[in-house]
RNA sequence: GGCGUCAAAGGCAAACCCGGCAAAAGCCGGGGACGCAAAGCCACGGGUCUAAAGCGCUCCGCGCGCCAUGACAGCCGGGUUGCCGAGC
Numbered sequence: 001g002g003c004g005u006c007a008a009a010g011g012c013a014a015a016c017c018c019g020g021c022a023a024a025a026g027c028c029g030g031g032g033a034c035g036c037a038a039a040g041c042c043a044c045g046g047g048u049c050u051a052a053a054g055c056g057c058u059c060c061g062c063g064c065g066c067c068a069u070g071a072c073a074g075c076c077g078g079g080u081u082g083c084c085g086a087g088c
């Protein structure tokens, strides 16, 4: 350095519930643990979600379509920082 164990010290926290924020996706706080060796951090590439504003349509509807500038790092890849040490 690779690697990742029924190790040690610790860490994070899905669903769900409560409160708050947001147009929504989703985020934040508390509870809660499905899981996680980067489930720390970064939207750079792909992907996914949403569609307020905008644009178009319209039977004028509180309607429909397009669209990220919004979001997801617990979808994959990449970048970056980092604890521990069974075995190899």
Base pairs, nucleotide, nucleotide: 002088003085004084011036012035016031017030018029019028020027021026034074040080041079042078044077045076046075047072048071049070054066055065056064057063
Description:
Predicted 3D model of an 88-nucleotide RNA (c-di-GMP-I-GGC riboswitch aptamer) from a Bacillota bacterium. Lineage of the source: Bacteria > Bacillati > Bacillota.